Notes: The RNA shown here (transfer RNA) has 72 nucleotides and comes from a Planctomycetota bacterium.
RNA sequence: GCCAGCGUAGCUCAAUGGUAGAGCACGGCUUUUGUAAAGCCGGGGUUGCGGGUUCAAGUCCCACCGCUGGCU
Numbered sequence: 001g002c003c004a005g006c007g008u009a010g011c012u013c014a015a016u017g018g019u020a021g022a023g024c025a026c027g028g029c030u031u032u033u034g035u036a037a038a039g040c041c042g043g044g045g046u047u048g049c050g051g052g053u054u055c056a057a058g059u060c061c062c063a064c065c066g067c068u069g070g071c072u
Base pairs, nucleotide, nucleotide: 001071002070003069004068005067006066007065010024011023012022013021018055026042027041028040029039030038048064050062051061052060
């Protein structure tokens, strides 16, 4: 330099163009003499950035940034 994939909660990942979610983690409560475990409740998101298409974009298109892999 060329090609491909990926970027969503603190972490690992979902989400057919139509209300952004789960598990773990975190906070509170219950239970216990206390801790752990278990159960219940809760907070937390400019979906990497900027445009475009659309009534509507995490999703489709373009450019850029970053990461990974392959080729040279």